Predicted 3D model of a 1467-nucleotide RNA (small-subunit ribosomal RNA) from an uncultured prokaryote.
The coordinates come from a structure-prediction model, not an experiment, and the mean pLDDT is 85.

[in-house]
């Protein structure tokens, strides 16, 4: 600190994604110990048991059991005196502390800072002053009774530190007054009168306690200013609401409450609503600023089954207290009762998930006590869990025969690996045995016989997890074959997978180690630190202006920001540092220190910023002068053109289109005069001219009316900029009501076009277009650029002003400044690049709007405007891994430009129709082996399938094999050849025969066995190697510079010119290499050499060498003085003389595994191999290439003439003979310029036919025979006789060739026993026609353009529909929450009334009284019960669109001029 993903590559934006750390965890798999911390994040769900708050006999009455005495006695016991002190009670004090949760709460709940002059504190501290003196019940207790039970109710008896009068009053409180301080009301201190209120005792005699009052200390109430989440798709909200009186109420201010008067009060600095959440210290991450969180532990705050009330009390509206409602559980005797773990444990359920019904009060702390002590599930411990962090360990050394064994191989190796095994050491931990603490200053120790420590024992008992295509350290084999998996991303799997599974190795961490969740980094991807808006997501359509925010220069003053320094707080605990601090040492603990607030205060500063105030004129306005101009609004006015009507002339036809048709026209159109009618819009001037904020505005004249420039410096004196909301205006459409309607035209109807044509073409036409008034408020309303203002370098137009200067008499006309305005180019800068560039996208202020992948979607719901259309605002779910931008390279275009080919066109012979041969597809078959597939398959691989070939088929053999190599055993009458027998053969079988080298061991043969041969069995998509195309096209590159951020470009573009990137020129290139020409081969003319077998002979001809020759060299002439064209001379040949070899860079995953080679993979008594026969020659049919022909330029007959390159000893094969013939026969010569194969034929000269299916044509069948070769049945070739088929020039299409070409003629070769060759491949004779050009087809080459392709248009892509899956949105309705509201009932309980009922203490002699309770009554009052509502969920027949999904369907919208430019708004 970055990395990976959009592309063929780049560069920027943009999001996805990952590599770090963190947890109260969870899952998976492993798991030896230790110390230290930690565990219900879900149901604030339900809750058995047990236990968690009790204590005081030195407040009080009584007082059990037990003991110890006496007495009595039936010895069972009774009575009684002591002592005893359970268990309740009465009274105190604690029960408000401490523990637990996080439900509610957005609040003064909580931090923080303060206020309380508006309050309160029990226990303890400290002072002050007091405790006299009566009284009268009352529990327990005993009798009665009811009750299942909780429990009650009568009567009777009794104590107090429990209650009740009285008396005192430092000092308090309370009314009235003096007074002194002070003020915002007022509040205190002193003082005077006069009222009123206290006490309790106990004792072991130390002391505890009690009452008043003062203070303190700790707690605590209340009040306040600033701080801390979402939504505005929640914008208005409030009746106690906001504030006075007066009354009540509290400890205590306050509408707190109540009557009553006022109408306020809160709110875009977010009221009110809705969701959500306990706040903090802290914690996590982060450079940091921030983002997350809020377990543990500490502060506060809330709660306690759910609400609701109070009572006690110093404090409670009270977790283990009371009363009511409710919902749940339990008891019952059915009448009633009882509960309350969110307190330790601990069940049950939820739940991916979270522990022991443990020991103890020794330690700290609480609570009662005088004290002993008792209580304490607080606490201290132990226990379970690797949950986390920390520390140990699981051995150490040594040890190469690099051991066996995996695993791999190229078979050599190479790894695992000094790793093992030996040798030799040590014992942390562990096990044993002994020992044995700190924690406790006396005593007391759960923890515990634990920590530690000796000592024994013995290497022993102790390693696993996750990766290993990239990002990312780490690779190989085998399996699998888009299966099965894997995947954070990108993406791997379709037969060679480093990406699935396995194994081996390797890497990472390691008693853990993946994995999943969650959070914060990375993310400068919400940008305060530290971002953007022309074209990528993003400038509101444009004005105007209220709040806001910002604001010109001098002065004076004040001091809020501002910034300084003091002081105060900023709990502890945590963080950073430090401390040789404590445990062995970390972790943990301690001690210091320090950081840590936008926080208060108080003091000085005063530049900036604010506030007062004074003048200022530069901003900004305003007055005068001038002046441009489709600015805007009303009246009117004018010609030109279209339609239309009248009339005239006049005839068939017009009109329209790519071409038609529809239409219109003999009832006279079209055309053409000429009168009229009406309605829209203004030609030329016009001009990237002008005005206007924008939309927008275009005859002319008048009238109203807005803004600008310029010039000048009168006046005013910051009056200014922006601008959330907010008002106004805002093209086209389109709406409402009237009107108006020439022309043009959505919808509409014809015609056309087309596969279809809802369209583009065309002929009609209605809404509208025009007007008036009112809507509507969008548009690609764009310069896709917000407003204002200041600054920064030119260089040239153009509009409107205006200085000076010259020339003219004017008008004008040059020249030079200057403002505005509007255009182009260009510095600097900026930019992702295109581009911008004083009219900024450059500097820079100020303000306002905006955006944060992409689709879903500018949709849905809500809200708001609209009469509707539909406007503004505006998500989610789901779902992809991109989308999108700018530029480069190709590639493509029914895009431009130039330029080429037998590419078109102009010939010329064909092919497509017949038979016929040949090859394919197809179909058949037991098989019809097998590749080849547009061009580049289809007379192809096959330069020659009857057996063989041969690879299929059938069917009979055969297994170390037909072939090759080594090894190891054996073999002597071996091996070999082989007679009869069986078979179609292969082959099986064997009578008898019978070997060969040798150094005498053996070879060699032959059998057996295993390693192994074989395979035309797969894969040309695993591969060499050749080969085809594009294309003999003229391209393809490279170094070095130079340009660009970069792909990349430049050179290789550009003007010329070439067949050619051929050569010149020019040029940020400048060379260079592959190709291109040339070098090679032939043929065409010549020398010179040689000369067999050529010739009768020869210096010739020829044959075969060598060499000569041609280069645009010469001349004219075009061109640029080039390069090079055109003519033309000479010459065999003339501008590459003809032909052939030669095929850049690459593309087509072209062809071929069957030519050959090869890697994998399958076969292995068979996919091998070996025979016999059969297929490969099959035949309704198609198709591709030949061949023969339809005939007179011919066919037949006869005569005659000239080639050239080839073969040839298993061969060619001559003369001669024999046969009509093929052909036999023979055998000469020839290994060839010598023999021979061999007559060349077309042609040339006679005849004959005479336009017929012929004397053309030979298919086809018959018979007769030749030859080859085991062998022509399937299935050969020729030959004679006969036989004579289609066929009389070929439809649409469609090939080839530009000259010795085509055409037409025959000739020879390879292969081959023969031959299905009419094929290939050569060779020669005979010998044309056209070419005007390049508009068109095709296919190529440079430049340029556009581009959403780059698998590159056989590209991309787009919308309906059909099916599946998913999430949403509406919806009659159904069904929940939840929040208030009206009306009824209305407990409990406080206040109030009440007090006839009861009634101890006080007064009274009584009588009553007073004063107290209760029943009742009243206002609130939980809950509950009708009731219409807001919000907000689930759910629904149907329906609406969306997103995903395999190669569905139907078109072809978009991208290229996408074949009708696209594309926005609008019907």
């Nucleotide at each position: 600190a970055g990395a990976g993903u959009u592309u063929g590559a780049u560069c920027a934006u943009g999001g996805c994604u990952c590599a770090g750390g963190a947890u109260g965890a969870a899952c998976g798999u492993u798991g030896g110990c230790g110390g230290c911390g930690u565990g219900c994040c879900u149901a604030a769900c339900a809750c058995a048991u047990g236990c968690a708050a009790g204590u005081c006999g030195a407040a009080c009455g009584g007082g059990a059991a037990g003991c110890c005495g006496a007495u009595a006695u039936u010895c069972g016991u009774a009575u009684u005196g002591g002592u005893g002190g359970a268990g309740a009670g009465u009274g105190g004090c604690g029960c408000a502390c401490g523990g637990g949760u996080g439900c509610g709460u957005a609040a003064c709940a909580c931090g923080u800072a303060g206020c309380u002059c508006a309050c309160c504190u029990g226990c303890c501290c400290u002072g002050a002053a007091g405790a006299c003196g009566g009284g009268g019940a009352u529990a327990a207790c005993g009798u009665u009774g009811g009750g299942a039970a909780a429990c009650c109710a009568a009567c009777g008896c009794u104590a107090a530190u429990a209650c009740c009068g009285g008396a005192u009053a430092a000092g308090c409180u309370c009314a009235c007054g003096g007074u002194u301080c002070g003020u915002a009301g007022g509040a205190a201190g002193c003082u005077g009168u006069g009222a009123g209120a206290a006490a309790a005792g106990c004792g072991u005699u130390a002391g505890c306690g009690c009452u008043u009052c003062a203070g303190g200390a700790g707690g605590g109430g209340g009040c306040u200013g600033c701080g801390g989440c979402c939504c505005a798709u929640c914008a208005g909200c409030u009746a106690g609401u906001u504030g006075g009186u007066a009354g009540g109420g509290u400890a205590a201010a306050a509408g707190c409450u109540u009557a009553c008067c006022a109408a306020g009060g809160c709110g875009a600095c977010g009221a009110c609503g809705g969701g959500u959440a306990g706040g903090g210290g802290g914690c996590c991450u982060g450079a940091g600023a921030g983002g997350g969180u809020g377990g543990c532990c500490c502060c506060c705050c809330a709660c306690a089954c759910u609400g609701g009330g109070a009572c006690u009390g110093a404090g409670a509206c009270a977790c283990g207290g009371c009363c009511c409602a409710g919902a749940c559980u339990c008891c019952u005797a059915c009448g009633g009762g009882a509960g309350g773990c969110a307190g330790c444990a601990g069940u049950g359920a939820g739940g991916g998930a979270u522990a022991u019904u443990g020991c103890g009060c020794a330690a700290u702390g609480g609570g009662c006590g005088a004290a002993a002590g008792c209580c304490u599930g607080a606490c201290g411990c132990a226990g379970c869990g690797a949950c986390g962090c920390c520390g140990c360990g699981u051995g150490g050394g040594u040890g190469a025969a690099g051991a066996a064994g995996g695993g791999u191989u190229u078979c050599g190796g190479c790894u695992c690996g000094u790793a093992a095994a030996g040798c030799c050491c040590u014992u942390u931990u562990c096990u044993g045995u002994g020992u044995g603490a700190c924690g406790a200053u006396a005593a007391u120790g759960a923890c515990g016989g634990u920590a530690g420590c000796a000592c024994a024992g013995g290497a022993a008992a102790a390693a696993g997890u996750g990766u290993c295509g990239g990002c990312u350290a780490a690779c190989u084999a085998c399996g699998u074959g888009c299966c099965a998996g894997c995947a954070g991303c990108c993406g791997c799997g379709g037969u060679a997978a480093a990406a699935c599974g396995u194994a081996g190795g390797a890497c990472g961490c390691a008693a853990g180690c993946g994995u999943u969740a969650u959070c914060c980094g990375g993310a400068a991807u919400u940008a305060c630190u530290g971002g953007g808006c022309g074209u990528a997501a993003a400038g509101c359509g444009c004005g105007u202006g209220c709040a806001g925010g910002c604001g010109g220069g001098g002065g004076u003053u004040u001091a809020a920001g501002u910034g300084a320094g003091g002081c105060a707080u900023g709990a502890a605990a945590g963080c950073u540092c430090c401390c040789a601090g404590g445990c062995u040492a970390a972790a943990c603990c301690g001690g210091g220190a320090g950081a840590g607030g936008c926080u208060g205060u108080c003091u000085g500063a005063u530049a900036c910023u604010g506030g007062a105030u004074c003048a200022c004129u530069g901003g900004a306005g305003u007055a005068c002068g001038u002046u441009a101009g489709a600015g805007g609004g009303g009246u009117g006015u004018a010609g030109a053109a279209u339609u239309c009507c009248g009339c005239g002339u006049g005839u068939a036809g017009u009109g329209g289109u790519g071409a038609a048709a529809u239409g219109c026209g003999u009832a006279g159109a079209u055309a053409u005069g000429u009168g009229g009618a009406g309605g829209a819009a203004c030609a030329c001037c016009g001009g990237u001219g002008g005005c206007g904020a924008a939309g927008g505005c275009g005859a002319c004249a008048c009238u109203c009316u807005g803004g600008g420039a310029c010039a000048c410096a009168c006046c005013u004196g910051a009056c200014g900029c922006u601008g959330a909301g907010g008002c106004g205006c805002g093209a086209a459409a389109g709406c409402a009501u009237g009107g108006g309607u020439a022309g043009c035209g959505a919808a509409c109807g014809g015609g056309a076009u087309u596969a279809g044509a809802a369209a583009c073409c065309c002929c009609g036409g209605u809404a509208g277009u025009c007007c008036a008034u009112g809507c509507c408020g969008u548009a690609a309303a764009c310069g896709a650029u917000g407003u204002a203002c200041a600054c920064u370098a030119g260089a040239u137009g153009u509009a409107c002003g205006u200085g000076c200067c010259c020339c003219g008499g004017a008008a004008g006309g040059g020249g030079u400044g200057u403002g505005u305005g509007u255009g182009u180019c260009u510095a600097a800068g900026c930019a992702a690049a295109c581009g911008c560039g004083a009219u900024a996208a450059g500097u820079g202020u100020a303000c306002c709007g905006c955006c944060u992948g992409g689709g879903g979607a500018g949709u849905a719901c809500g809200g708001u405007c609209g009469c509707a259309a539909g406007g503004c605002u505006a998500a989610a779910a789901c779902u992809c891994a991109a989308a999108g931008g700018a530029a480069u390279u190709g590639a493509c275009g029914g895009g431009g430009g130039c330029c080429c080919g037998c590419a078109c066109a102009a010939g010329c012979a064909g092919c497509g129709g017949a038979g016929c041969g040949u090859g394919u597809g197809g179909u058949u078959u037991a098989a019809u082996u097998c590749g080849a597939g547009g061009a580049u398959a289809c007379g192809c691989g096959a330069a020659g399938a009857a057996c063989c070939u041969u690879a299929c088929c059938u069917g009979g053999g055969u297994u170390a094999g037909a072939c090759a190599u080594a090894g190891c055993g054996g073999u002597g009458g071996u091996a070999g050849a082989g007679a009869a027998g069986c078979g179609a053969a292969a082959g099986c079988a064997g009578a008898g025969u019978g070997a060969c080298c040798u150094a005498c061991g053996g070879g060699a043969g032959c059998c057996a066995c295993g390693a192994c041969a074989g395979g035309u069995g797969c894969u040309g998509c695993a591969u060499g190697g050749c080969u085809g195309u594009c294309g003999u096209c003229a391209g393809c590159u490279c170094g070095u510079g130079c340009c660009g951020u970069g792909a990349g470009g430049u050179g290789u573009u550009c003007g010329g010119u070439u067949a050619a990137g051929u050569c010149c020129g020019c040029a940020a290139a400048c060379g260079a290499g592959c190709g291109c020409a040339a070098c090679c081969c032939u043929c065409g003319g010549g020398u010179c050499u040689a000369g067999u077998u050529a010739u009768a002979a020869g210096u010739g001809u020829c044959u075969a060498g060598a060499c000569c020759g041609a280069c645009u060299g010469c001349c004219c002439u075009c061109g640029a003085c080039a390069a090079g064209g055109g003519g033309g001379a000479g010459g065999a040949a003339g501008g590459u003389g003809g032909g052939g070899a030669u095929g850049a860079c690459g593309u087509c995953a072209a062809g071929u595994c069957a030519g050959c080679a090869u890697g994998g993979c399958c076969u292995u008594u068979a996919u091998g191999u070996c025979c016999a026969g059969g297929g490969c020659u099959a035949c309704a049919c198609a198709c591709a290439c030949g061949c023969u022909a339809c005939a007179a330029u011919g066919g037949g007959c006869a005569g005659u003439a000239c080639a050239a390159a080839g073969g040839g000893u298993c061969g060619c094969g001559a003369a001669g003979c024999c046969g009509c013939g093929a052909g036999g026969u023979g055998g000469a010569g020839c290994c060839a310029a010598u023999c021979u194969c061999a007559g060349a034929a077309a042609g040339c000269u006679g005849u004959u036919c005479g336009u017929a299916g012929u004397u053309c044509g030979g298919a086809u069948u018959g018979u007769a025979g030749g030859c080859u070769g085991c062998a022509a049945c399937u299935c050969g070739c020729c030959u004679g006789c006969a036989u004579g088929a289609a066929g009389u020039c070929g439809g649409a299409g469609u090939u080839g060739c530009u000259a010795g070409u085509a055409a037409c003629c025959g000739c020879a070769g390879g292969u081959c026993a023969g031959c299905a060759a009419c094929a290939c491949u050569g060779c020669g004779g005979u010998g044309a026609a056209u070419a005007c050009g390049u508009u068109c087809c095709c296919g190529g080459g440079c430049c340029u353009u556009g581009u959403a392709c780059a698998c590159a248009c056989c590209g991309c892509c787009c919308g309906u529909c059909a099916c599946g899956u998913c999430a949403u949105g509406g919806a009659a309705g159904c069904u929940g929450g939840u929040c208030a509201c009206g009306c009824c009932u209305g407990a409990a309980g406080u206040c109030g009334g009440g007090g006839a009922g009861c009634u101890a203490a006080c007064c009274g002699c009584a009588a009553g009284g007073a004063g107290g309770c209760a029943a009742c009554c009243g206002c609130c009052g939980a809950a509950g019960g009708c009731g219409g509502g807001g919000c907000u969920g689930g759910u629904g027949a149907c329906u609406g669109g969306g997103a995903c999904g395999a190669a569905g369907u139907c078109g072809u919208a978009a991208c290229a001029a996408g074949g009708u430019a696209g594309c926005c708004g609008u019907a």
RNAcentral holds the sequence, with entries from ENA.